Small-subunit ribosomal RNA from an Alphaproteobacteria bacterium, 1502 nucleotides, folded computationally. Lineage of the source: Bacteria > Pseudomonadati > Pseudomonadota > Alphaproteobacteria. Its mean pLDDT, the model's own confidence on a scale to 100, is 84. RNAcentral holds the sequence, with entries from ENA and SILVA. It matches the Rfam family "Bacterial small subunit ribosomal RNA".
RNA sequence: AAACUUGAGAGUUUGAUCCUGGCUCAGAACGAACGCUGGCGGCAUGCUUAACACAUGCAAGUCGAACGAAGGCCCGGAGCUUGCUCCGGAUCCCUUAGUGGCGAACGGGUGAGUAACGCGUGGGAAUCUACCUAAGAAUGGGGAAUAACUGUUGGAAACGACAGCUAAUACCGCAUAAUCCCUUCGGGGCAAAGGCUUCGGCCGUUUUUAGAUGAGCCCGCGUUAGAUUAGGCUGUUGGUGAGGUAACGGCUCACCAAACCUGCAAUCUAUAGCUGGUCUGAGAGGAUGAUCAGCCACACUGGGACUGAGACACGGCCCAGACUCCUACGGGAGGCAGCAGUGGGGAAUAUUGGACAAUGGGGGAAACCCUGAUCCAGCAAUGCCGCGUGAGUGAUGAAGGCCUUAGGGUUGUAAAACUCUUUCAGAAGUGAAGAUGAUGACGGUAACUUCAGAAGAAGCUCCGGCUAACUCCGUGCCAGCAGCCGCGGUAAUACGGAGGGAGCUAGCGUUGUUCGGAAUUACUGGGCGUAAAGGGCGUGUAGGCUGUUAGGUAAGUCAGAGGUGAAAUCCCUAAGCUCAACUUAGGAACUGCCUUUGAUACUAUCUUACUAGAGAUCGAGAGAAGUUGGCGGAAUUCCAAGUGUAGAGGUGAAAUUCGUAGAUAUUUGGAAGAACACCAGUGGCGAAAGCGGCCAACUGGCUCGUAUCUGACGCUGAGACGCGAAAGCGUGGGUAGCAAACAGGAUUAGAUACCCUGGUAGUCCACGCCGUAAACGAUGUGUGCUAGCCGUUUGUGAUUUAUCACAAGUGGUGCAGCUAACGCGUUAAGCACACCGCCUGGGGAGUACGAUCGCAAGAUUAAAACUCAAAGGAAUUGACGGGGGCCCGCACAAGCGGUGGAGCAUGUGGUUUAAUUCGACGCAACGCGAAGAACCUUACCAGGUCUUGACAUCCUGACUAUGGUUGUUAGAAAUAACUUCCUUCAGCUCGGCUGGGUCAGUGACAGGUGCUGCAUGGCUGUCGUCAGCUCGUGUCGUGAGAUGUUGGGUUAAGUCCCGCAACGAGCGCAACCCCUAUCUUCAGUUGCCAUCAGGUUAUGCUGGGCACUCUGAAGAGACUGCCGGUGAUAAGCCGGAGGAAGGCGGGGAUGACGUCAAGUCCUCAUGGCCCUUAUGACCUGGGCUACACACGUGCUACAAUGGCGUUGACAAUGAGCAGCGAUAGCGCAAGCUUCAGCUAACCUCAAAAAUACGUCUCAGUUCGGAUAGAUCUCUGCAACUCGAGUUCUUGAAGUUGGAAUCGCUAGUAAUCGCAGAUCAGCAUGCUGCGGUGAAUACGUUCCCGGGCCUUGUACACACCGCCCGUCACACCAUGGAAGUUGGUUUUACCCAAAGACGACAAGCUAACCGCAAGGAGGCAGUCGGCUACGGUAAGGUCAGCGACUGGGGUGAAGUCGUAACAAGGUAGCCGUACCGGAAGGUGUGGCUGGAUCACCUCCUUU
Repeated sequence: AAACUUGAGAGUUUGAUCCUGGCUCAGAACGAACGCUGGCGGCAUGCUUAACACAUGCAAGUCGAACGAAGGCCCGGAGCUUGCUCCGGAUCCCUUAGUGGCGAACGGGUGAGUAACGCGUGGGAAUCUACCUAAGAAUGGGGAAUAACUGUUGGAAACGACAGCUAAUACCGCAUAAUCCCUUCGGGGCAAAGGCUUCGGCCGUUUUUAGAUGAGCCCGCGUUAGAUUAGGCUGUUGGUGAGGUAACGGCUCACCAAACCUGCAAUCUAUAGCUGGUCUGAGAGGAUGAUCAGCCACACUGGGACUGAGACACGGCCCAGACUCCUACGGGAGGCAGCAGUGGGGAAUAUUGGACAAUGGGGGAAACCCUGAUCCAGCAAUGCCGCGUGAGUGAUGAAGGCCUUAGGGUUGUAAAACUCUUUCAGAAGUGAAGAUGAUGACGGUAACUUCAGAAGAAGCUCCGGCUAACUCCGUGCCAGCAGCCGCGGUAAUACGGAGGGAGCUAGCGUUGUUCGGAAUUACUGGGCGUAAAGGGCGUGUAGGCUGUUAGGUAAGUCAGAGGUGAAAUCCCUAAGCUCAACUUAGGAACUGCCUUUGAUACUAUCUUACUAGAGAUCGAGAGAAGUUGGCGGAAUUCCAAGUGUAGAGGUGAAAUUCGUAGAUAUUUGGAAGAACACCAGUGGCGAAAGCGGCCAACUGGCUCGUAUCUGACGCUGAGACGCGAAAGCGUGGGUAGCAAACAGGAUUAGAUACCCUGGUAGUCCACGCCGUAAACGAUGUGUGCUAGCCGUUUGUGAUUUAUCACAAGUGGUGCAGCUAACGCGUUAAGCACACCGCCUGGGGAGUACGAUCGCAAGAUUAAAACUCAAAGGAAUUGACGGGGGCCCGCACAAGCGGUGGAGCAUGUGGUUUAAUUCGACGCAACGCGAAGAACCUUACCAGGUCUUGACAUCCUGACUAUGGUUGUUAGAAAUAACUUCCUUCAGCUCGGCUGGGUCAGUGACAGGUGCUGCAUGGCUGUCGUCAGCUCGUGUCGUGAGAUGUUGGGUUAAGUCCCGCAACGAGCGCAACCCCUAUCUUCAGUUGCCAUCAGGUUAUGCUGGGCACUCUGAAGAGACUGCCGGUGAUAAGCCGGAGGAAGGCGGGGAUGACGUCAAGUCCUCAUGGCCCUUAUGACCUGGGCUACACACGUGCUACAAUGGCGUUGACAAUGAGCAGCGAUAGCGCAAGCUUCAGCUAACCUCAAAAAUACGUCUCAGUUCGGAUAGAUCUCUGCAACUCGAGUUCUUGAAGUUGGAAUCGCUAGUAAUCGCAGAUCAGCAUGCUGCGGUGAAUACGUUCCCGGGCCUUGUACACACCGCCCGUCACACCAUGGAAGUUGGUUUUACCCAAAGACGACAAGCUAACCGCAAGGAGGCAGUCGGCUACGGUAAGGUCAGCGACUGGGGUGAAGUCGUAACAAGGUAGCCGUACCGGAAGGUGUGGCUGGAUCACCUCCUUU
């Protein structure tokens, strides 16, 4: 010098957003466990569970220098059986049981109990303390026993019993007493032990003082949760006295008093050893209390004392109990929560090891002994730390694997190969420190040296996001994954495998727990209008907070000093192990407590003064403020009477009901009860609930004004007390109207409702309860501060009589500020202060249990299990509404004609079938795919056939052009076998060379109208030819988003104009394109024919012409251009002129962003899957054509606007060579024969039809034509199933069509025919064409669809949405419950062991006294109260189980309804009462957190 360097977020509610709010993750840690894996070393750590039970061994002994004795060794002697016996031993050595001393109260273990002076911290006085230190004094003289031992004896044993002998530092008197103790201050009392010696002494003993150490006691403060534990306590609290203790003390006892503790939490219950510390955290905190250290408690469970300096004693004793063991059944023994170890429990935790070498402990004078304390070793990746598993070079980027767009990429310098090194492990050798003189368990260990060889040494988890890391295969809501969100239903980066990658590494993951993140309990550091959260309102106790001035004190506060805050740990600086972990030293720190000295601004306290807060007096004032009494009119109902007659009443419409016994209506009179129209007002009053006719009395509060008085008297307010709408309850009244329940009538599928007719409680009064509401401003009370403007109530003042100012209320708007936003904004939700209440995810639940209150209903207080990942607020965009406004559309209305009824045609469903192929299903499937199923088509069915295939490419071989054609046989044909005739490819380098073909073979492959339109492309439908859909920049908003695009007009139109924080732009609209309506020019053949000419019975027939019509090319024309009106001077609209056409002239083509997982895999294309002698291919026959039925779309009709007959005028679009087919002839006709013309403005189809005239005369007909019989014709290989047509005959139903429903606004509907595609043939369908040719539209209330704006929303898969409750089923947790089992605890009583205490005294008795008798004392005994265990009784409390029962929760596809969300179809909700299968309904009062319309008030702008 340093002791410091500090704080990260993410996922998940929504279509999206912001907020609130929970859940989850990333970090660190661990005495851990589990899974996979495992080379070495160092240092640590290792029963968290059963304070469960324990076999075996060890864990506390030592002293012969306290003592007697015995044995051994040795020495000496004796005897003799010369190796045995006996005797003695002065000295020495060893061993031993016993007496005695000290120790055993330490050390070691555990955490059961304990919420306590137990622990922590800091103090205190009334104490003891062996061994140790220092100091003083003393150590004299005696005595009696006893164990060992010997003998006898009991017992299985443990263990004794009796008799005898003996020693001491064992025991007992006496003497002495410096000190000490007691004292009435005279005095009295109390001790000892010796041993060893080198003779120097040493070790002891007694007594005292002081110290040190250790221990006991007391006090302040701190020390978990629960109030669903609020009162507890009887030695309890205190006193006096006594006893007891080392010591104070109710510690114990007697007596006296009645205290003591408690909301600052007593008592009770639950849990727990406390601390230094440890983990985490930025910190404050939170969690924890293993190892190490301090304290406490315990030692099988409970009780008790003894000994001792110290224990009520882990390895001591006694008793009781449970358990275990021994037993000869009579009795005994034991206590691992010491170290090892065993069983058990458990997810789980080690060796029955070595040594006292070190450090310490006990004993001893010492040597020494003991020491599972300790030091070491063993086991375990349990943790921390360190090291290694090789290094360099090495590209054809080997092989293999995996992927692939098939090229390549990746594994990958990775490997191989070459060149090196040897840490660790291995082998050999040397070999410590730890030991101050000796002694080394560890240990031949650490370390060092040498040697060989890349040699012996890598795994685990993850790869959807959070979160670093991606592909293939398999699987197919299965198997499985998952921390949260969530993956998996055939293309899974999410499951399993593989390749590759990421992370960590001798480990890696998982699980569990703690802190963090979490500001998610907020002291630091949160909130309460709508998200959870302000008590319904007041009065007020404790408490908290409290105006101005001066002084005192110094409790808080601040500063200095001292003591303490054990060590270790953390931190800093050094040092020691090779580093590190680890260890050591010094420091810093330990934020605390105590003592003391000072300071005095603030808080506090005492004193003093003041008036701005508060209150009082006086003068005015307003008021639905309260209570009581009286009075009044209108209305309703009832009663009586009159008039009067058939209805009244009620509703969407009705009915129940009332009425001819006279209602309703009307008039008069009377009765009763309840409520007070207008005034009346975001007006007034009140604390809130609430208060409304008028008058009076009594009472409370408020405001203003002027002075005066008191002098902080104030604010808030846990408990407490009072008030408290409606409903409800009790008692007694009252009852007109209204009206739960109830009854009836309707409605309805039902209708326990809405609607109607009745109607009882109740509503009213008095008294007493209840105590709750959306008791709301969803906003606690009080005080101060912070822009305005505009109303209104009351009062005062001023004045210019318009007004202005001030105070107190009550409203609107609005700045700053706040807010998640909405919004609030001097009446704050702004800025601050004081105090109270409340919140902490949703559900379960304001429920259960308990308690309090209540007559009851019920209220207040108030959980948990379990379950979910959300629930929620505000705002946004959509969508929706049985919300609103504006507008449009053949949407309605006004019309015309249809469908629905009949017959038939056609399509569909259904049924049937071998098959009736498949698809399309509201609009937007159903005369649709199909512009045409007899075969074919054809996809279906039956049968018969083929297998590289009916079709394509490649390979091999053989044959070669090849193609067509005739016939025979078998067969249903396909096919097979044979056969007649004709023809003989292209190129060429002239080569059987190339291409091509046929046959045979082989495999690659072909083929599939098989599946998936929910894997797709493309195409199409639909909203909708609706007027919309977006973008850039800017601006606004935290944001999603908004603005633009809204508004005022206008339009067919987001068309245009104006305005505007917008300015522009894009896709749509419109226009550009086509047809059509008029004209012009050009051009005239096949078209046309006015003029001229010719000809004919007649005709543009011919010459001629192109004028006209027409054809087809280019142009013109229409633009609100012009005029008037209107509008805003605009856009535009209305009218007019001119014009062929007028306001888009008519029609077509053209279809924005998107929606419907709309349609199509059977047009085509295509991913994936599936079939491959068949799901492919060929053939014959059948089917798609069936037929009790139902529906759609059509045709024909029902007739006179018609049928039939006759007549025979006028079109347009089109088509034609495998064709249209004239003419002529034949046939009744369909048609046939014949051939002309035409590849078409030329020829043909081709005749148009409705029209006109005649007839029929209202009938099932001269309507209608089905059905059926017969007959032909045509097409075709073939008309049976199954074609079309002709002729003759037959002649159904049907007489205009129920409910319902469709099309159409002008050349349209209606009606009439014509043509075409497909096609051999087949048209009532479809697509075109023209002819004739209407009616109606007042208008937008209603139905449907759409557009814009706005509003509500609990919807966003978007109303075909969401969603509630009962019931049924399964599972889960839980409440009640007759009872039952157990724990714990209290009180009383019974029994009473051991034990200490007290009493007694008849037994026994060595020391002392006494000459003796005897006494003192002791032992044994007896009794007493106390007392553990045990028992009885009555409770309290907790827990388990419990038939049955209550609700609750959860559960892809159950039942019944539809309560809520939109005006949710009866607005909803709150409290309460009654009722009902259920949601719920109704009554009553309240709220807006109700839509819509109207009115009032207020505000803003002009």